[in-house]
Context: one part of a larger RNA
RNA sequence: GAGUAGCGAAAGACGGGUGAGAAACCCGUCCGCCGAAUGACCAAGGGUUCCAGGGCCAGGCUAAUCCGCCCUGGGUAAGUCGGGACCUAAGGCGAGGCCGACAGGCGUAGUCGAUGGACAACGGGUUGAUAUUCCCGUACCCGCUUUGACACGCCCAUGCCGAGCCCAGUGAUGCUAAGCGCCUGAAGCCGGCCAAGUCUUCGGACGAGGCUCGGUGGAGCGCGCGAACCGAGCUGGUAGUAGGCAAGCGAUGGGGUGACGCAGGAAGGCAGUCCAGCCGCGGCGAUGGUUGACCGCGGGUAAGGGUGUAGGACGACAGGUAGGCAAAUCCGCCUGUCACAUGUCUGAGACCUGAUGCCGAGCCGAUCUAGGCGAAGUGGAUGAUCCUAUGCUGCCGAGAAAAGCCUCUAGCGAGUGUCAUGGCGGCCCGUACCCCAAACCGACUCAGGUGGUCAGGUAGAGAAUACCAAGGCGAUC
Numbered sequence: 001g002a003g004u005a006g007c008g009a010a011a012g013a014c015g016g017g018u019g020a021g022a023a024a025c026c027c028g029u030c031c032g033c034c035g036a037a038u039g040a041c042c043a044a045g046g047g048u049u050c051c052a053g054g055g056c057c058a059g060g061c062u063a064a065u066c067c068g069c070c071c072u073g074g075g076u077a078a079g080u081c082g083g084g085a086c087c088u089a090a091g092g093c094g095a096g097g098c099c100g101a102c103a104g105g106c107g108u109a110g111u112c113g114a115u116g117g118a119c120a121a122c123g124g125g126u127u128g129a130u131a132u133u134c135c136c137g138u139a140c141c142c143g144c145u146u147u148g149a150c151a152c153g154c155c156c157a158u159g160c161c162g163a164g165c166c167c168a169g170u171g172a173u174g175c176u177a178a179g180c181g182c183c184u185g186a187a188g189c190c191g192g193c194c195a196a197g198u199c200u201u202c203g204g205a206c207g208a209g210g211c212u213c214g215g216u217g218g219a220g221c222g223c224g225c226g227a228a229c230c231g232a233g234c235u236g237g238u239a240g241u242a243g244g245c246a247a248g249c250g251a252u253g254g255g256g257u258g259a260c261g262c263a264g265g266a267a268g269g270c271a272g273u274c275c276a277g278c279c280g281c282g283g284c285g286a287u288g289g290u291u292g293a294c295c296g297c298g299g300g301u302a303a304g305g306g307u308g309u310a311g312g313a314c315g316a317c318a319g320g321u322a323g324g325c326a327a328a329u330c331c332g333c334c335u336g337u338c339a340c341a342u343g344u345c346u347g348a349g350a351c352c353u354g355a356u357g358c359c360g361a362g363c364c365g366a367u368c369u370a371g372g373c374g375a376a377g378u379g380g381a382u383g384a385u386c387c388u389a390u391g392c393u394g395c396c397g398a399g400a401a402a403a404g405c406c407u408c409u410a411g412c413g414a415g416u417g418u419c420a421u422g423g424c425g426g427c428c429c430g431u432a433c434c435c436c437a438a439a440c441c442g443a444c445u446c447a448g449g450u451g452g453u454c455a456g457g458u459a460g461a462g463a464a465u466a467c468c469a470a471g472g473c474g475a476u477c
Base pairs, nucleotide, nucleotide: 012030013029014028015027016026017025031474032473033472034471039454040453041452042451045434046433049432050074051073052072053071054070055069059067060066079140080139081430082429083428084427086117087116091112092111093110097106098105099104121138122137123136124135125134141426142425143424144423145422147420148419149418150417151416152415159245160244161243166237167236168235169234170233174230179225180224181223182222184220188216189215190214191213192211193210194209197206198205199204248412249411253408254407255406256405257404261395262394263393264392267388268387269386272382273381274380275379276378278299279298280297281296282295283294284292300358301357304353305352306351311346312345313344314343315338316337317336318335319334320333321332323331324330359377362373363372364371396399440449441448456468457467458466459465
């Protein structure tokens, strides 16, 4: 400079309390604000900021008895929630390996890696602070085990299936030998035509040689047929002999499922909401009326178990078989028979149970603190972005993988399976608190930024907007 700029969007008033001290702390009564948030719950991130008692030097844009500040104590309880003891994606690492002066790079088998798949708990109560974790009630999953029932097996017996080498017989097809048939048709022979040349009475005669000419001839090539031998297969013997099969468990292997896009519309429901003259409880009027068709409040309940509805999807059986790196009764392929919903699978919801429980308006009691009792618990309307539904229909841009589960056999196997029932066990980490914010990212108690879930009433197409509910705030001069 200067007691200047500023004190960071926003409503407070009054009474009481505490205290040395109160505009700001606590309690109360009004008033006001948000209410698809300024409410509630998660993920990320933070890391004790949570709760209680005490404190006021500093921090707090003022004061402070207050605090996300300071001090001392306390607080986070899980078989089922989230993660691990399960799985894989992008991507990472990577035994051997390849490459590279070194350092190191790439990458197979593998091994990690959720933002995805798989996977068993709900309701109520409770603390100053935790709760699907503690308690109460009622469940479910996995493992070990007790007892019982039922059904099988090994052993014994029995039944069923069932070879091969080898021997004997039969012998398809295929090859060719002799031979037969068909086709072609050489040499030779007879004739015809041309013709060098020779002879000539000049008329002609003979004629080597040549011809894609005619006849005869019938060699040879080719093709087809055609024994024996070899020999597939079959029959008989060997022999019903050798051998195998019979409960159950069961892959690190095979197959199926898991397993997926976007858009669209309709249906059946549930949650939620609204109304009630019906049900329950309470009230009866400061001023005329108000025992009434009056006023106020309330009119619930989960997982699990049972049932299997609206809706959706689907062929079944038998035989053969070369493919699925071995095997297969599984899958695939082929054939045949019977079948389109009486069947199988899936599947909301309702109903019954869970529940003679819990909750519940209110009433009684307590204020030095403490709880107890507990009614009705119905009818109607509306109705989702939630469930059926990863459904159905349409479309083109054609929309993860592995585990898990089911099944098949390989293999193991002498005792085993199913159901019911009782008992025991169930590890590690997270769990406080903030989370559209004064606790995260922005140097700050910063008008900025930050993914997901829930979604009440009146008006409205609406999650817009306005005013309200539950709930939360009144912004640190």
Molecule: large-subunit ribosomal RNA, domain III
Organism: Pseudonocardiaceae bacterium